Predicted 3D model of a 71-nucleotide RNA (transfer RNA) from a Candidatus Nealsonbacteria bacterium. It was read from a public genome assembly.

RNA sequence: GCCCCCAUAGCUUAGUGGCAAAGCACCUGGCUUUUAACCAGUUGACGAGGGUUCGAUUCCUUCUGGGGGUA
Numbered sequence: 001g002c003c004c005c006c007a008u009a010g011c012u013u014a015g016u017g018g019c020a021a022a023g024c025a026c027c028u029g030g031c032u033u034u035u036a037a038c039c040a041g042u043u044g045a046c047g048a049g050g051g052u053u054c055g056a057u058u059c060c061u062u063c064u065g066g067g068g069g070u071a
Base pairs, nucleotide, nucleotide: 001070002069003068004067005066006065007064010024011023012022013021018054027041028040029039030038047063048062049061050060051059
């Protein structure tokens, strides 16, 4: 240089065009003499730009970042 893959919450992952989901973590409350464990609840995210579409995390394209292959 060329080719391929990935980017969703603090972390690990779901979500194949129609309300963004869960586990762990954080926070709050309950329980407990206290802590831990346990129970309940809250907060929190689609890498950036453009396009297609009534509607885009999803499809197309460019860029950015990461990974792999090839010489």

The coordinates come from a structure-prediction model, not an experiment, and the mean pLDDT is 81.